This is a predicted structure of a 73-nucleotide RNA (transfer RNA) from a Candidatus Caenarcanales bacterium. The source organism's lineage runs through Bacteria, Bacillati, Candidatus Melainabacteria, Vampirovibriophyceae and Candidatus Caenarcanales. Its Rfam family is "tRNA". Rfam classes the family as a transfer RNA. Gene Ontology term of the family: triplet codon-amino acid adaptor activity. Its mean pLDDT, the model's own confidence on a scale to 100, is 80.
C1' cells in the first nucleotide's frame, strides 16, 4: 500500500429491487405460587456507527470518514 464484508433497541439479528424500523432474549409491571423458580399476559426501550449527496421520501442508492474481520501484495 490494493481488496471484499459487517456496523440497526442493553444482547443476538431482522427489514420485499426506496415507501411512516420489528422479532426473540433481557430489564419493568402483571396472572400463578406459601416464597423463590419455571411457565403464561403486557409494556418500555432506536438521531439505523458518523458526516455529506441524490429523491417527494433513505436503513436500503452515491461520496468521504471511524471501527471490526478476512483476502493479496
Nucleotide at each position: 500500500g490494493g481488496g471484499u464484508c459487517a456496523u440497526u433497541a442493553g444482547c443476538u439479528c431482522a427489514a420485499u429491487u426506496g415507501g411512516u424500523a420489528g422479532a426473540g432474549c433481557a430489564u419493568c409491571g402483571g396472572a400463578c405460587u406459601c416464597u423463590u423458580a419455571a411457565u403464561c399476559c403486557g409494556c418500555u426501550g432506536g438521531u439505523u456507527c458518523c458526516g455529506a449527496g441524490u429523491u417527494c421520501g433513505a436503513g436500503u442508492c452515491u461520496c468521504g470518514g471511524a471501527u471490526g474481520a478476512c483476502c493479496c501484495a